RNA sequence: CCAGAUGGCCGGAUGGCCGCGCCCGGCGGAGCCGUCGUUGGCGACGCCGGGUGAGGAAAGUCCGGGCUCCACGGAAGCACGAUGCCGGGUAAUCCCCGGCGGGGGCGACCCCAGGGAAAGUGCCACAGAAAACAGACCGCCCGCCUUCGCAGCGAUGCUGCUUCGGCGCGGUAAGGGUGAAAAGGUGCGGUAAGAGCGCACCGCGUUUCCGGCGACGGGAACGGCACGGUAAACCCCAUCGGGAGCAAGACCAAAUAGGGACGGCACAUGGCCCGCUUCCGGGCCGCCGUCCGGGUCGGUCGCGUGAGGCGCCCGGUGACGGGCGUCCCAGAUGAAUGGCCAUCGCCGUGCACGCGGUACAGAACCCGGCUUACAGGCCAUCUGGCGUU
Numbered sequence: 001c002c003a004g005a006u007g008g009c010c011g012g013a014u015g016g017c018c019g020c021g022c023c024c025g026g027c028g029g030a031g032c033c034g035u036c037g038u039u040g041g042c043g044a045c046g047c048c049g050g051g052u053g054a055g056g057a058a059a060g061u062c063c064g065g066g067c068u069c070c071a072c073g074g075a076a077g078c079a080c081g082a083u084g085c086c087g088g089g090u091a092a093u094c095c096c097c098g099g100c101g102g103g104g105g106c107g108a109c110c111c112c113a114g115g116g117a118a119a120g121u122g123c124c125a126c127a128g129a130a131a132a133c134a135g136a137c138c139g140c141c142c143g144c145c146u147u148c149g150c151a152g153c154g155a156u157g158c159u160g161c162u163u164c165g166g167c168g169c170g171g172u173a174a175g176g177g178u179g180a181a182a183a184g185g186u187g188c189g190g191u192a193a194g195a196g197c198g199c200a201c202c203g204c205g206u207u208u209c210c211g212g213c214g215a216c217g218g219g220a221a222c223g224g225c226a227c228g229g230u231a232a233a234c235c236c237c238a239u240c241g242g243g244a245g246c247a248a249g250a251c252c253a254a255a256u257a258g259g260g261a262c263g264g265c266a267c268a269u270g271g272c273c274c275g276c277u278u279c280c281g282g283g284c285c286g287c288c289g290u291c292c293g294g295g296u297c298g299g300u301c302g303c304g305u306g307a308g309g310c311g312c313c314c315g316g317u318g319a320c321g322g323g324c325g326u327c328c329c330a331g332a333u334g335a336a337u338g339g340c341c342a343u344c345g346c347c348g349u350g351c352a353c354g355c356g357g358u359a360c361a362g363a364a365c366c367c368g369g370c371u372u373a374c375a376g377g378c379c380a381u382c383u384g385g386c387g388u389u
Base pairs, nucleotide, nucleotide: 001385002384003383004382005381006380007379008378009377010376012344013343014342015341016340017339018338020053021052022051023050024049025048026047027046028045031042032041033040055360059371060370062369063368064367065366066365067245068244069243070242080241081240082239083238084237085099086098087097088096089095100114101112102111103110104109115236116235120234121233122230123229124228137176138175139172140171141170142168143167144166145165149161150160151159152158153157184202185201186200187199188198189197203225204223205222206221207220208219209218210217211216249301250300251299252298259292260291261290262289263288264287265286270285271284272283273282274281308327309326310325311324312323313322314321315320345358346357347356348355349354
C1' cells in the first nucleotide's frame, strides 16, 4: 500500500429572524372563596422574561419483565403451547457471555432449532434392478448346449485355447449406471469371480481407565459390523407457562333523556294491573319543584427518581456484579419538538472556482433484548498478500 475479519463510536456545527408544546417567575386580570368590613387566598385568560424539548433505531410489535385489572384454597395429574449441546449471567427471556461438537474459510474468523431414530407409528417423490424382513439391469465367474477359428494327438474323432449366441428356481455384489440417501470406507491378501471371507488402518458398537463441574476429549481391550435417513412428521423425555392490556385502571363530573325519594298541584265519563266475567274496592299512568344515584360529553390522575445516565475504583476470561461520587434529562392527547436565511463542515466531479448532494426515520405507560432501515465518516485490534529497509 492492497484485500479482508471482528468490536465499538458519531450520524451535522455556529449565528440571526419567525413559530409551537411543557415547566418556572413577573405584571394585568373576568370570576370564585373567606371576612361585619379591610388586609388576604384561589384563579380562566392575556402580555413579558427565563428554562427545556426525539432516536440509534423513537420502527416491526417478535421475545422477556415491571405496573394495572380480572380469575384463582393447596398439591398432583391430564390436555395444550413454548423451549431444547454444556456451564454461567440476569428481574426475566426464544436474550447475552464463556466453552463443547459439527460444517465453511489459506487465515483473522464465520455459520448451526445442536435432546432422543436399539419405546412405538408413519413417510422416503422422481429416477433406479432394488428405498428397509434388501435386491440383481448391465457386468464378472461357473456349468451345459450351439457356433467361427487355431493348435496338438492315439485322427470320419478327441482334447485344449478362443469368438458369437442361448439356457440355469447357478454363484457374486468388486465395477458401471440411478438417486438426497444403495446395507461401513481405503489398501493388501484371498477367490472360479467375488465378498469382513482374512488382515492393517479409519469409522462404528460394547466394556473399561484417565482428564474435565459438564457438554465432551484422550487411551486400552473386545466385537467383523449388528443399528439407512427423516422428530421445523406424529411421538418420547426434560424444563417453563393463569388471562387481558395504559383504549390497563382510579377519581371528579354538565346539558338532555331514563331511574329513585320527598313536597305541591291536578285527577277522568279514559287506559293498565290486582288469574278470568259482573259489581265494589285499591294501586299506577299527568305537571311542577328540590334532592339522591348510575352512566355519557368533558376534565384530572396513572405520567416519569428509573432494573436511570455519566465518571472513577474493585472482582470476573467475559456476559455481568459491587462500591463511591455526581446529574435530573420530552411528557403531548385533533397530539409540540418546526420553517427560512447566512457562514462553515462532509461527500461527488483529479485540485481551485462553481454546481449538486447531505441518509434512515419521528416519542405516546416504562424498561431489557432481538430483528429490520440507514447518505457519509471515525477509532481500536487482528488476518492474508505485495513492496522497501

Bacterial RNase P class A from an Alphaproteobacteria bacterium, 389 nucleotides, folded computationally.
Model confidence (mean pLDDT): 77 of 100.
A source record names the gene rnpB.
Taxonomically the source falls in Alphaproteobacteria (Bacteria, Pseudomonadati, Pseudomonadota).